[in-house]
Molecule: transfer RNA
Organism: Mycoplasmatota bacterium
RNA sequence: GCCGCCGUGGUGAAAUCGGUAGACACGAUGGAUUCAAAAUCCAUUGCUAGAGAUAGCGUGUCGGUUCAAGUCCGACCGGCGGUACCA
Repeated sequence: GCCGCCGUGGUGAAAUCGGUAGACACGAUGGAUUCAAAAUCCAUUGCUAGAGAUAGCGUGUCGGUUCAAGUCCGACCGGCGGUACCA
């Protein structure tokens, strides 16, 4: 250089044929229980704003297609694997 695979919250990971993200688990926070703790149970938990209702944004980056993109297309970045050349 060429070919292939991969990149999603704090972590591991889901998401049928493109159908409006993060199921589930861990962790975290608050609460219940306890003399106190551990264990257990309940609630919340992507980010930002908001008292809240809710709104906006978000799947490596930038574009494109589409009513609709994590998913399809192009370029690029990073990681892993394979391979060629090396006089």